[in-house]
Molecule: RNase P RNA; transfer RNA
This record gives sequence, structure tokens and C1' cells, in this order.
RNA sequence: UCAGCCUGCUGGAUAAUCGCUGGUGGGGUAUAGCCCCACGAGAGGAAAGUCCGGGCAGUACAGAGCAACGACAGUCGCUAACGGCGACCGGGAGUAAUCCUAGGGAAAGUGUCACAGAAACAAAACCGCCAUCCAUUAGGGUGGUAAGGGUGAAAAGAGUGGGGUAAGAGCCCACAGUCCUAUGUGGUGACAUAUAGGAGUGGUAAACCCUGUCGACUGCAAGGAAGAUCGGACUACCAGCUGCUCGUUGGCCGGUCGCAAAAACCGCUUGAAUGUGUCAGCAAUGAUGCAUCUAGAUAGAUGAUUAUCCACGACAGAACCCGGCUUACAGGCAGGCUGACGGA
RNA sequence: CGGGGCAUAGCUCAGUGGUUAGAGCAGUCGGCUCAUAACCGAUUGGUCGCUGGUUCAAACCCAGCUGCCCCGA
Repeated sequence: UCAGCCUGCUGGAUAAUCGCUGGUGGGGUAUAGCCCCACGAGAGGAAAGUCCGGGCAGUACAGAGCAACGACAGUCGCUAACGGCGACCGGGAGUAAUCCUAGGGAAAGUGUCACAGAAACAAAACCGCCAUCCAUUAGGGUGGUAAGGGUGAAAAGAGUGGGGUAAGAGCCCACAGUCCUAUGUGGUGACAUAUAGGAGUGGUAAACCCUGUCGACUGCAAGGAAGAUCGGACUACCAGCUGCUCGUUGGCCGGUCGCAAAAACCGCUUGAAUGUGUCAGCAAUGAUGCAUCUAGAUAGAUGAUUAUCCACGACAGAACCCGGCUUACAGGCAGGCUGACGGA
Repeated sequence: CGGGGCAUAGCUCAGUGGUUAGAGCAGUCGGCUCAUAACCGAUUGGUCGCUGGUUCAAACCCAGCUGCCCCGA
């Protein structure tokens, strides 16, 4: 210099004026209200899709067991939790940086493998090879074989060499390789590696299924809130958000207090919060010091105009709240790494 | 705010792992008729919404998107 890989940050700026939403303080008034003044605040990295997980709320602090249903699937760790994240292991792509990986079980059982092919998984032989019989010109019958050919995505499933045989074949042997088991070594572990022994019985589980782990249901229009509490009775029957069994609560009777509807209020934003520093850890993340308060509407605010500047501005708008994932995104800034070529 | 479903030819639909994805209507051509319709025969037309994965093989199975429709409070 060229080509390429990875990561982080940012997402127009400043000022003035006029509005809108809610807050604090003050004032006025006909005082649960309305009006005025001042002050400071007012969308995002995805607020989106609603795909996972949690908080919160109600159903019994959602209680126990079995079943059904659903989700997930290497190991170790992180986390409130997760199907998320980090590191590592195995496999794959790339010269490399690096990237991808739904990655348990096919020797529990069932299903399925179109067309082609003789045969698609405990059974087979079309061509070929060999033996034998018939015919002896070509050929045909019976049996053996599974090396070679052919079909197919896949052909009985271990390559090379040698032995062996009528011809052949892990049929036998040597070496190499695969899988399983045991032991040693390293590692928390997945696993790696070495030695010994054994085995050769396709694919498909994002087909049913098996194994393991996890999972109650309903969602802020939840809910506060229609009942609360005290005493007594009953376990027959009914109800408590998939079914059954158990358990528990309620019903039934009496006492006391409360209860129209609608609107309004609370829930509602101080939170697994944000910024920054230190420490622990490879990292995800955790601990801790200091500082900060940063929308809360309910037909739903966050806008408009003017001036100046620049690189001329993308995707896009909160509605109970958080952690992730996925998707959309003009431009700008910063950092790390790899390969090739050239120069010192 | 929450839940469910659909997408295949111009239109309405079938097809749910396997040879070249079909049917009706519509379109085109021919026949029949003096002519038109009906009828008869032939024929055209497909990125199975998009992207990726599983599989020997995907419209079909799985994941993520896009668009549309319906339902509840």
C1' cells in the first nucleotide's frame, strides 16, 4: 500500500420565542375545583416484533404424588431467572485473523428409505468369477461366491499388503484406522493421550419414541374492591382455571362492622436504576466507595417558528417495570488482529 | 394490551416428505353455427410470501422475518 476479520462508542449542535405533559414553590378565587406567576424536568438503541425469562398482582405463601402436555439437550461457570451470556471441549469452513455448530440415545421398540436396481436391512444375486451336468457352434440347468461391474443419495459397510481357495471373502495374519470396555496420566469437567482386551449388526429422532432437566393458570382493562372478623357445625355433596388421588380452604348456622352505579384515586415509576472509581475473575459477572434522580399521560404531551454552524442528519415514538433474543438503521469516531507485496 | 390463524396459476381452492405440484373458473387456438352464447377438443400460465437450516430429497419438517385476516379485554 492492497485485501480481509473482529469489537466498542455515537445517532445533528447552540440560542431565542410561542405552545403541550407532569412536578415544586408562591399568589388569586365562587376552594376535593379553576386561573395566574416563577423555577427546573420531559422518548430509544432499538421505545419495534411480543419470541423467551423474571418481578409485581389475584387464584390456598400455588401444597404433595402420579399421569398427560409443552420446552430444552456437549462441559464448567454467570445470573433473580432464562431456550440468554462467557470460557472451554468435540465437529465443520478458511492460508490466517476468525466464523458456524437444534452437539443426549439408531445395540429398548415401531415407522420410513420415492425412482432406479437382483436386493433398501437378518435378508438378496442382474452381469461377472468358479465347480459340475446337458449340449458341444452359440448356449442352458444346478450349486458355490460377494473380490470386480452395473443401479442408486445410500448396497450389507475396516483400507493396504500377504496368506488362503475350485473361485472368493476379516476366512486368517501384519500394519494403519473406527467404535466399545478397563486401567494409567493430565484436566473441576466435557475431553485429550498411552497401554491392554474386545467388536464390525446402514440412514433418518427439526418421524413416533426413550432418557434427563425444567415448567401451575391468568395478566396493570392484573388488582386495592365487596366483603372483613369472631364463635359453632360438617367431611356426605359442590367449588377453588388439564385429569386422578391425598391434603387444605370455603359453603351451612349465629354475632359485630361494612357494601348502589359511574367517575375519581392508588397501583405508576427509587429501580436486579444510572454515571464514575477501586478490587476479584481469562471472561460473562460479582463486591464495594462516591455522586445523581432521569417522562408517567388516560383519546393519550415531548411540537412549531426564527437565527447561526457542520460532515446536511438513517431506522424510528414510552403506556406496569426489568434481563435477554430477534429484526430495522444514513452517516461519523475509536481500537485490536490476519494475509500478500514493497522498503528499512 | 393480549391471543389465534392464513399465504400454492389472473381468481377460488386441493396437495402434509419422493418421479415433471394439480382441479374448477378465466385466457388463447381450433371445431360446431348464417352469426353469438352454450357445448366439444387442444393449449398457455407457478421463484409454492422471503431468508436460512434438517434430510439423499422440502410446497410439506424446524427457526427467523414480511404481509393479511379474525378474536378477547